[in-house]
RNA sequence: GAAGCUGGCUAGACAGUCGCUGCGCGCCUUGUGUGCGGAGAGGAAAGUCCGGGCUCCACAGAGCAGAAUGCCGGUUAACGACCGGACACCGUGAGGUGAUGAACAGUGCCACAGAAAAUAAACUGCCUAAGCUCCGCAAGGGGCCGGUGAGGGUGAAACGGCGGGGUAAGAGCCCACCGCGGACGUGGUAACACGGACGGCACGGUAAACUCCAUUCGGAGCAAGAUCAAAUAGGCUGACUAUGACGUUGCUCGCGUCGUCAGCGGGUAGAUUGCUUGAGCGUCAGGUAACGAAACGCCUAGAGGAAUGACUGUCCACGACAGAACCCGGCUUAUCGGCCAGCUUCACCU
RNA sequence: GUCCUCGUAGUUAAAUGGAUAUAACCGGCCCCUCCUAAGGGUCAAUUACUGGUUCGAUUCCAGUCGAGGACGCCA
Numbered sequence: 001g002a003a004g005c006u007g008g009c010u011a012g013a014c015a016g017u018c019g020c021u022g023c024g025c026g027c028c029u030u031g032u033g034u035g036c037g038g039a040g041a042g043g044a045a046a047g048u049c050c051g052g053g054c055u056c057c058a059c060a061g062a063g064c065a066g067a068a069u070g071c072c073g074g075u076u077a078a079c080g081a082c083c084g085g086a087c088a089c090c091g092u093g094a095g096g097u098g099a100u101g102a103a104c105a106g107u108g109c110c111a112c113a114g115a116a117a118a119u120a121a122a123c124u125g126c127c128u129a130a131g132c133u134c135c136g137c138a139a140g141g142g143g144c145c146g147g148u149g150a151g152g153g154u155g156a157a158a159c160g161g162c163g164g165g166g167u168a169a170g171a172g173c174c175c176a177c178c179g180c181g182g183a184c185g186u187g188g189u190a191a192c193a194c195g196g197a198c199g200g201c202a203c204g205g206u207a208a209a210c211u212c213c214a215u216u217c218g219g220a221g222c223a224a225g226a227u228c229a230a231a232u233a234g235g236c237u238g239a240c241u242a243u244g245a246c247g248u249u250g251c252u253c254g255c256g257u258c259g260u261c262a263g264c265g266g267g268u269a270g271a272u273u274g275c276u277u278g279a280g281c282g283u284c285a286g287g288u289a290a291c292g293a294a295a296c297g298c299c300u301a302g303a304g305g306a307a308u309g310a311c312u313g314u315c316c317a318c319g320a321c322a323g324a325a326c327c328c329g330g331c332u333u334a335u336c337g338g339c340c341a342g343c344u345u346c347a348c349c350u
Numbered sequence: 351g352u353c354c355u356c357g358u359a360g361u362u363a364a365a366u367g368g369a370u371a372u373a374a375c376c377g378g379c380c381c382c383u384c385c386u387a388a389g390g391g392u393c394a395a396u397u398a399c400u401g402g403u404u405c406g407a408u409u410c411c412a413g414u415c416g417a418g419g420a421c422g423c424c425a
Stems, first nucleotide, its partner, number of pairs: 001346010012315007020040002023037005028031001042321001046332002049330005054221004061253004066217005071085005086100001087098004101212002106210002108206003123152002125148003131144005160178002163175003179201001180199002184195004225273004235264006244258004266424002280298004286291001316319001351421007360375004368405001377393005398414005
């Protein structure tokens, strides 16, 4: 210098004028008022994919069904999130990716090709030692009965690989190395790794097929819930009626309430609260990290057709995705650019 | 806010994890005819998108994108 990897920060700046929504203080004309002061969207506010707080139903109960998760350890209020590690794969590397338990509990599936796709099997081959038999004086040759899983070929996958010995030809039949297996020892909290010996190789893959094992999960949601107020045709029809209906959005029980549900018709389209100070943010002991004790400091929207905008001037790199609605922790997705830190590879120079 | 269903040629639909995804209508071209219609032949596909599992994915799983739909007060 070029090409990359990982993590973090930021999301036009400044000034002026006019507005919009809450809050505090003041004034009087007491309300849709006015003056002043101060505050006013995000890293994703989004998707609603997970988890929790909060509220109500028994402070959340029993059983079945169902769902989710799935290497090990930790963090956390909790999680399917995050951090660290192990293993496998990818990359020259920094690094990245991984739903990564069990296939000797059972069931299923493995198209085409191929001899054979799972209690192995004989298409092409190789062999004729043993047994029977035929030809032959004999050597030897043919046939039967057989042996073989080594060679060829098929496939995504072929019942350990390779080399040597051995053999009629062969074969873990035997041996060395590698792989595999269950124990043992050492290290590690563990996953796991390493080691020497032993076994002599046995029943391949698929569980994001059913399933088994382990763990977790009660339901509903701020239109939850609470208080006050307003309105009326408190009606009609149908179903079930206490062995019922609803809460309880799978079923059975238990618990609670007492008529419940559906349709037609009718009415209201109100106010307050919940509501924003919170598992909050910053500094910081500690911890490899996620995280985070005590202490100190800071305050950061709260609407209800729904505010956060418009204009002017100057400057630049000319500005992306996008707008809170009970609140948090994550994940995922969208995003013009800019900046910082650490690291890797290559090339050149000293 | 809480959920549900669906996505395959231009349109409507089919396909048990298995070879090059199928049919009808429409469309282009060719044949037939003096011309047209009818008929015959032929062509046209990112299974919404991106990944993963698997030997193999329209199908199974995950995440996005899009479309459509349901429920809620009093009595």